[in-house]
Context: one part of a larger RNA
RNA sequence: GGCGUACGGUGGAUGCCUUGGCGCCAAGAGGCGAUGAAGGGCGUGGUAAGCUGCGAUAAGCUCCGGUCAGCCGCUAAACAGGCUAUAACCCGGAGAUUCCCGAAUGGGGAAACCCGGCUCCGGUCAUGCGGAGUCAUUCCGUACUGAAUACAUAGGUGCGGAAGGCUAACCAGGGGAACUGAAACAUCUAAGUACCCUGAGGAAGAGAAAGCAAAUGCGAUUCCCUGAGUAGCGGCGAGCGAAACGGGAACAGCCCAAACCGGUUGAGUGUAAGUCUAUACACGUUGCUCAUCCGGGGUUGUGGGGCCGGCCAGACAGGUGUAUAGACCUGUCAGGGAGUUACAAAUCUUUAUUCUAGUCGAACAGCCUGGAAAGGCUGACCAAAGAGGGUGAAAGUCCUGUAGACGAAAGGAUAAAGACUCCCGGCAUGGUACCCGAGUACCACGGGACACGUGGAACCCUGUGGGAAUCUGGGAGGACCAUCUCCCAAGGCUAAAUACUUCUUGGCGACCGAUAGUGAACCAGUACCGUGAGGGAAAGGUGAAAAGAACUCCUGGCGGAGAGUGAAAUAGAACCUGAAACCGUAUGCUU
Numbered sequence: 001g002g003c004g005u006a007c008g009g010u011g012g013a014u015g016c017c018u019u020g021g022c023g024c025c026a027a028g029a030g031g032c033g034a035u036g037a038a039g040g041g042c043g044u045g046g047u048a049a050g051c052u053g054c055g056a057u058a059a060g061c062u063c064c065g066g067u068c069a070g071c072c073g074c075u076a077a078a079c080a081g082g083c084u085a086u087a088a089c090c091c092g093g094a095g096a097u098u099c100c101c102g103a104a105u106g107g108g109g110a111a112a113c114c115c116g117g118c119u120c121c122g123g124u125c126a127u128g129c130g131g132a133g134u135c136a137u138u139c140c141g142u143a144c145u146g147a148a149u150a151c152a153u154a155g156g157u158g159c160g161g162a163a164g165g166c167u168a169a170c171c172a173g174g175g176g177a178a179c180u181g182a183a184a185c186a187u188c189u190a191a192g193u194a195c196c197c198u199g200a201g202g203a204a205g206a207g208a209a210a211g212c213a214a215a216u217g218c219g220a221u222u223c224c225c226u227g228a229g230u231a232g233c234g235g236c237g238a239g240c241g242a243a244a245c246g247g248g249a250a251c252a253g254c255c256c257a258a259a260c261c262g263g264u265u266g267a268g269u270g271u272a273a274g275u276c277u278a279u280a281c282a283c284g285u286u287g288c289u290c291a292u293c294c295g296g297g298g299u300u301g302u303g304g305g306g307c308c309g310g311c312c313a314g315a316c317a318g319g320u321g322u323a324u325a326g327a328c329c330u331g332u333c334a335g336g337g338a339g340u341u342a343c344a345a346a347u348c349u350u351u352a353u354u355c356u357a358g359u360c361g362a363a364c365a366g367c368c369u370g371g372a373a374a375g376g377c378u379g380a381c382c383a384a385a386g387a388g389g390g391u392g393a394a395a396g397u398c399c400u401g402u403a404g405a406c407g408a409a410a411g412g413a414u415a416a417a418g419a420c421u422c423c424c425g426g427c428a429u430g431g432u433a434c435c436c437g438a439g440u441a442c443c444a445c446g447g448g449a450c451a452c453g454u455g456g457a458a459c460c461c462u463g464u465g466g467g468a469a470u471c472u473g474g475g476a477g478g479a480c481c482a483u484c485u486c487c488c489a490a491g492g493c494u495a496a497a498u499a500c501u502u503c504u505u506g507g508c509g510a511c512c513g514a515u516a517g518u519g520a521a522c523c524a525g526u527a528c529c530g531u532g533a534g535g536g537a538a539a540g541g542u543g544a545a546a547a548g549a550a551c552u553c554c555u556g557g558c559g560g561a562g563a564g565u566g567a568a569a570u571a572g573a574a575c576c577u578g579a580a581a582c583c584g585u586a587u588g589c590u591u
Base pairs, nucleotide, nucleotide: 001590002589003588004587005586006585007584008583009582015576016541017540020512021511022509023508024507025506026505027504028503029501030500031166032165039101040100041099042055043054044053046079047078049075050074051073061095062094063093064092065091066090070083071082072081106115107114108113116135117134118133119132120131121130122129137163138162139161140160141159142158143157144156145155170201171199172198173197174196175195181188185235211218212217222249223248224247225246232240233239253493254492255491256437260296261295262294263293265291266290267289268288269287274283275282276326277325278324279323280322281321301471303436304435305434306432307431308430309429310427311426312425314333315332316331317330318329319328320327335424336423337422338421339420347419348418349417350416351415352414353413354412355411356410358406359405360404364379365378366377367376368375380397381396382386388400389399390398442466443465444464445463446462447461448460452478473488474487475486476485477484528535529534548575551562552561553560554559
């Protein structure tokens, strides 16, 4: 020196553990903000660094309710001082306060700072000073005022209202890649994806057929299953890829425009028509035409509606210039119907359920082992409760709970009823031909979108040009034409079934268990890096209980030896277990 053995050091694997994560389910909530948000800065405690809470009323103030004998948050103990049966602390509901920055909004600005105007108040002899309130912009409405320029308009001023910013995903719209695949690449693909912008809601969008279809037809939309990797599209390459039928979920239907009638306002016409009808009287800035606005009317495809007739249909009151009769209109009552998500729209009351604190809640002892009993043995008990967690090892009967049963002064949600509010002539009738969404449909060219790449390419959207009809009308049925069938565009609203989860509550897991699981179990989006956008860690475990080692000794300290605590100290804080590499001490063999 090597190999081996024993005992150590170092190191932090492994095992066990879990306060943290991950995924999913159900329910709730689905927004916050100029009444100043989200997010921050700075403060705030007797002593106070950080976290948490709070805001100059500053770990808090007031009221109401619950609960309770203790309390003055955590790291984190202590000292000092307080509070509390006149109910503190704690929990829930409602309120008050809420500095500065931030949309940030009086002006400025290098965020958390600087500097102002006006009104009122305080202070001063007065100014300086202090306090409270107010002063951004845009849009809408409204009133006043008011140029060039007569009317007017622009502009200005006041008042009232709204918006602005933030937010995880889901949604609609406007824009819109490339890598990639095609084994290269250009059409194509990736993909209308990523990403950007705008807008909205708790969902959004879609939606009551100018639809599907082809039989005895169906009857808004949405979503799921199926149809089907089918029919098709495709440098017919790579790939892309339906629809109807059928089965389910959920169901809900409505309102305008126009014709026509009445009225308001304005313009034109202009003394005759006209003023519901008949007769008489009376009126005449009335009437007629056009336009604006308001009310009625009306909403459909066995076409519908208007207008003029026909038939049927409660009571009372008022009105249509006056009187009489008729007709019509309006109101009230009666009768019928409906309603707060569309079809008009607001609020309140009562009741019930429920959420936001809580309450009650059965049943065990002895002996043994042990540091400790929940373990073992013996004998019991409860069970609408033998889910789970904790307690010095493994507890139905110790604690917390569990099954079950109760509970709200205040606030929220939901439902029902009532109050309340709204609506109400009808007809398979005859005639008339007044209306039925226009730069629209449609056509051409250029594009887009449809599973469909221009193709035989319909349907849908539209940049340019042209440009209809009103039911004897118009669109569609995948070029086009005929026949046949279906439907009624060019206006609008509409719950549910569907998508999502920042957040709250409850629950579950052949999910992880500290190099795992979130980046983050721990004061983590921290430390640290970067000019910045941005990147981004490491780091858990004494013990049942600190009982955290008084005292003595070596020592500058660190560290250690005793003593003591403890079941254990090779559990001693660099603390559970404590592998390996690596380093020693002792020793056997060997060189």
Molecule: large-subunit ribosomal RNA, domain I
Organism: Planctomycetota bacterium